[in-house]
RNA sequence: UCAGGACGAACGCUGGCGGCGUGCCUAAUGCAUGCAAGUCGCACGAUCAACCCUUCGGGGUUGGGAGUGGCGCACGGCUGAGGAACACGUGGGUGACCUGCCCUGGUGUGGGGGACAACGUACCGAAAGGUGCGCUAAUCCCGCAUACGCUCCUACGGGAGGAAAGCAGCGGUGCGCACCAGGAGGGGCCUGCGGCCCAUCAGGUGGUUGGUGAGGUAACGGCUCACCAAGCCGAUGACGGGUCCCUGGUCUGAGAGGACGACCAGGCAGACUGGGACUGAGACACGGCCCAGACUCCUACGGGAGGCAGCAGCAAGGGAUUUUCCGCAAUGGGCGCAAGCCUGACGGAGCAACGCCGCGUGCCGGAGGACGGCCUUCGGGUUGUAAACGGCUUUUAUCGGGGAAGAAACGGACGGUACCCGAGGAAUAAGCCCCGGCUAACUCCGUGCCAGCAGCCGCGGUAAUACGGAGGGGGCAAGCGUUGUCCGGACUUACUGGGCGUAAAGCGUGCGUAGGCGGCAGGGUGCGUCGGUGCUGAAAGCGCCCCGCUUAACGGGGCGAGGGGUACCGAUACGACCCCGCUCGAGGCAGUCAGAGGUUGGUAGAGUUCCGGGUGUAGUUGUGAAAUGCGUAGAUACCCGGAGGAAUGCCGGUGGCGAAAGCGACCAACUGGGGCUGGCCUGACGCUGAGGCACGAAAGCGUGGGGAGCGAACCGGAUUAGAUACCCGGGUAGUCCACGCCGUAAACGAUGUCGGCUUGGUGUUCGGCAGUAUGAAAGUGCUGCUGAGUGCCGAAGCUCACGCGCUAAGCCGACCGCCUGGGGACUACGAGCGCAAGCUUAAAACUCAAAGGAAUCGACGGGGGCCCGCACAAGCGGUGGAGUAUGUGGUUUAAUUCGAUGCAACGCGAAGAACCUUACCAGGGCUUGACAUGUCCGGAAUCCCGGUGAAAGCUGGGAGUGCCUUCGGGAGCCGGAACACAGGUGGUGCAUGGCUGUCGUCAGCUCGUGUCGUGAGAUGUUGGGUUAAGUCCCGCAACGAGCGCAACCCUCGUCUUUAGUUGCCAGCAUUAAGUUGGGCACUCUAGAGAGACUGCCGGUGACAAACCGGAGGAAGGUGGGGAUGACGUCAAGUCAGCAUGCCCCUUACGCUCUGGGCGACACACGUACUACAAUGGUCGGGACAGAGGGCAGCGAACCUGCGAAGGCAAGCUAAUCCCAGCAAACUCGGCCUCAGUUCAGAUCGCAGGCUGCAACUCGCCUGCGUGAAGGAGGAAUCGCUAGUAAUCGCCGGUCAGAAUACGGCGGUGAAUCCGUUCCCGGGCCUUGUACACACCGCCCGUCACACCAUGGAAGCUGGCCACGCCCGAAGUCGUUACCCUAACCUU
Repeated sequence: UCAGGACGAACGCUGGCGGCGUGCCUAAUGCAUGCAAGUCGCACGAUCAACCCUUCGGGGUUGGGAGUGGCGCACGGCUGAGGAACACGUGGGUGACCUGCCCUGGUGUGGGGGACAACGUACCGAAAGGUGCGCUAAUCCCGCAUACGCUCCUACGGGAGGAAAGCAGCGGUGCGCACCAGGAGGGGCCUGCGGCCCAUCAGGUGGUUGGUGAGGUAACGGCUCACCAAGCCGAUGACGGGUCCCUGGUCUGAGAGGACGACCAGGCAGACUGGGACUGAGACACGGCCCAGACUCCUACGGGAGGCAGCAGCAAGGGAUUUUCCGCAAUGGGCGCAAGCCUGACGGAGCAACGCCGCGUGCCGGAGGACGGCCUUCGGGUUGUAAACGGCUUUUAUCGGGGAAGAAACGGACGGUACCCGAGGAAUAAGCCCCGGCUAACUCCGUGCCAGCAGCCGCGGUAAUACGGAGGGGGCAAGCGUUGUCCGGACUUACUGGGCGUAAAGCGUGCGUAGGCGGCAGGGUGCGUCGGUGCUGAAAGCGCCCCGCUUAACGGGGCGAGGGGUACCGAUACGACCCCGCUCGAGGCAGUCAGAGGUUGGUAGAGUUCCGGGUGUAGUUGUGAAAUGCGUAGAUACCCGGAGGAAUGCCGGUGGCGAAAGCGACCAACUGGGGCUGGCCUGACGCUGAGGCACGAAAGCGUGGGGAGCGAACCGGAUUAGAUACCCGGGUAGUCCACGCCGUAAACGAUGUCGGCUUGGUGUUCGGCAGUAUGAAAGUGCUGCUGAGUGCCGAAGCUCACGCGCUAAGCCGACCGCCUGGGGACUACGAGCGCAAGCUUAAAACUCAAAGGAAUCGACGGGGGCCCGCACAAGCGGUGGAGUAUGUGGUUUAAUUCGAUGCAACGCGAAGAACCUUACCAGGGCUUGACAUGUCCGGAAUCCCGGUGAAAGCUGGGAGUGCCUUCGGGAGCCGGAACACAGGUGGUGCAUGGCUGUCGUCAGCUCGUGUCGUGAGAUGUUGGGUUAAGUCCCGCAACGAGCGCAACCCUCGUCUUUAGUUGCCAGCAUUAAGUUGGGCACUCUAGAGAGACUGCCGGUGACAAACCGGAGGAAGGUGGGGAUGACGUCAAGUCAGCAUGCCCCUUACGCUCUGGGCGACACACGUACUACAAUGGUCGGGACAGAGGGCAGCGAACCUGCGAAGGCAAGCUAAUCCCAGCAAACUCGGCCUCAGUUCAGAUCGCAGGCUGCAACUCGCCUGCGUGAAGGAGGAAUCGCUAGUAAUCGCCGGUCAGAAUACGGCGGUGAAUCCGUUCCCGGGCCUUGUACACACCGCCCGUCACACCAUGGAAGCUGGCCACGCCCGAAGUCGUUACCCUAACCUU
């Protein structure tokens, strides 16, 4: 981080049907329009309409609407702003209360009076609305009478007070009214308990807490007031701040828990904002009133109206949430006697996949396994029985017909709906996400760190299962994904269920308050605890069972659960409390012991420094080396005397004491703690310890002293690129004392305190006991047991490991402290403390995908040990300077083809570029191609001659007709045609094979089995010796084995043997000559063998391996040289040697031709050659090799030429001939005499020679002439340890020609190695590590630019809260303000 579940969701793509639910989470923002609360004529008067009657005055019936009156409007519906509260939940209390309508019971309902609407009339106003006068009824209002019960007073005899309404009906009667009692349901008030965050909110409170009295209320109460008292609340979190409706329940979870409080249900609260009361049974009242405010609207400007958080609907906000629908048919509510009226409650329909549930989009058959698509190793595979095709069915949808229940009777919005029947036809109906791992599902193409993906890890830089598309596959499905949120996984806050030595985490240490916890025995109480019972824990929900819609979702019924609260009864083990005991915990007492435990005062010696005096002279001090400094004004050194401060050598320890910090000379005084022994006393008196208090190194601060040495800062001297350091010379605070602060530390055992339990070994300190030795004794030594302390090693056990291990980090108990990823941050702000410095407490924004512990294997170290190598050193010769050659860089160019790039590219691929080569450039040409295979047609092949052209090519003419044949034809070759294809030195050596370089000829690299470890891994391979070597020996939890080492192979060195030509010649003969005869002894040749093995002797060593010395030997300790290169490293080199995947070109990126280029040239580097000369040059004479090559070849002799060379030509397919007549250095002799030369030879001129089709660009050689730089090469750097370096020449390959290169060969032939400190490379062991693309690593800080977050900033502005003061509406209560009055009227 993810996989799960959930949602009032939203967004993307898609969308067939039905049922049941759900639907403004945001702006308690503002609202157009309609509707959402009325009803009663059986309370009342008047009036209107129709009809009837009429004595014409009027009366009656039915219906309508306004008014008076009654009831309702406090229900229902909406919302969640406020509120942390008795608001809610739960259990109680109310003898401290109220209750309209309803139910039950009782009693009564008599007789009078009065007013106001309507109405009439006259007016005011734009309107809303209002005013004057007049009339009137009642179930309107008011007296009187009566009083079962009711209320008040009481001297318990009694006294006082208070009611009413009628209406309807022909009637029985019905509906009412008044008073009382009771009930049901509803409500008010009080109360135990329960449920958020912050202590960086710690103290709060003035009606505050209580009392007395009064007022007020339905009612208790400080609710209000007067007086009195000074209380009350708070770490069990008051007060303050923030946030929030609460609950039943919902989601999740194994559970415990966590999160949530949509819909439904209960409660509370709100109704534009704030305040207020009125009416009433009930309100401080959503669709009532008054006032204030904001806003909107109307207005005639005077004044008015309004409140969707009711149902619809609109605007706005927002990611986002519906119809201005139908009906009162059902359920429920209001009014009414009733009929009935009202009811956006409600019942329904509509919209929305928003959710849950159900159904469908067909079923069976069908392989030559079709076409197409995709992949392919081209064979095939896959899509796939999928399709087509054949048969069948008809849910849904469509059309037609019938048609409910929901209502006992009238009455059905839904609705012609559900449902049923019929018809036709596979017909109308599939998408979305994913396929790198987690996680189920793989290929191709495109792209090329781009475009993009991404939940985490991470993909993408040319082969991407990760991007985009496709094919295929996986998953779910009318949905699928994404986003957001919650729980889960996360024992990652751990109650269940974690930790703190080193990962985060033990307070620096102790004393101690609250609190927590607490020994043995008995009795009691019954608070906790446990059991039983009653009440309660609403319904819905949840679990189980049954039932109803075709099923399910949904709904109905029953039972259960709801682990909670409360009351009563019971039990008494444990905890608690009370009483009485006990001694083992704890403490006391007595004896004794050790100690740098603490405080104060005093004393002592050594040393440093300073001062005085003396001796004495030129230095001294200091360092890696120096310098500053000190010193002739006499230092250092030495001697004597004095002053002062600080610290206490030896003893001294791996020792002791203390709570820690810490404590070290000696003596004294005062004083704390501890151990051991005894078992006399107390009788649980104990342990821990939030806050609190005390102590607390060093540095630092304050005041006053002191100041020898040392010594921050500071000043000098050095070092250095610098050196604000390390080193040196000075030196102030300070270090010391007294008193007072500070309160920290790697205050560490990085390990809290206390108690119990759990094998041992070995030291040491202090006691006790016993034994023993010694001593006259005091005592001391040794041994054993025991107690206390302090170390080391270790059983079990623990631990990630390291390690711990009776001094636990083991096994348990008690209590405290602390931790919860890294950074930000031992920080900011706030608070407390402090004189200050600062300390304590302690965040967040933002940011990272880690930070970290322990251990492992490597690599690395200016770590250690051991050891090698021409590694250094010692030595010889070079390079770097010059000229030239050659390669490279660079530059240039049409092109200067390409590759190689530190060692390990650069005389490298090149064992040899004039054309060719050749890959490059310019131009001319060719296209099935210069080359391969296949098909068809023609022709044999081949040769000759033209034209054009630079050639290639293009184009024309002629000659010529072969071989095989079962005769059809075939093979080879040539030409032509079309198509498959050829071709590419085009790209990728980061796709590869093969080969190679390098570490490195270094001595290493591994495996099997076993053992050890949770594991990585270790062991073996380490160790002691030894070697060139992991060579060998010994040891060893290892024992063996493999690849390497060595040996086996080649060559050189000695000998033997075989053989004796082309080789050789001792003796014989012969010659100019081993020329020939002869010979094969010798040399040599080239086959075979011998020889060397530390075998022998001596010494050393461990009786080993081996080493040292010696003998013998041609050779001696791998005899010299070569070949031979372990596991691996460098994405080392090579696609241009070859091969090869993929990509790219196809009248060209292929092929061919001519010419050019690869040879350029201001420069720079590498590798070489030749020199700079006399150890030389030159001329002349003279001598000695080895190994090679040769028929398109080597080419003798002879002749020509100064010469290169040419001519002629013998020999040789080679131990025969030739290259090769002279190898050169060398040697002998002559000349040169230190000079840019008789050195050196570049460059240039002329004349020649050779190869070749062709030497202009651009070959080699010869002769003559010319004669440049160069006088030994700066910093730096290379090779070499013996037949080596150095020096001298010779040969070969390549090759037509073209070597200063390369490979080989011999000749002459040194110097030096003390040694392993240092440089470079390497091997083994060990150590540290924050490195592991591995020190060319990692990593820190500033700065520059951009961006993000946060803070500051002159100020400006908004919201909320708190406090103080002023003005102050309606209203309520009171006062001014007392008396009378029935209502009412007048003043």
The RNA shown here (small-subunit ribosomal RNA) has 1387 nucleotides and comes from an uncultured organism.
The coordinates come from a structure-prediction model, not an experiment, and the mean pLDDT is 87.
Rfam family: Bacterial small subunit ribosomal RNA. Its family is annotated with ribosome and structural constituent of ribosome in the Gene Ontology.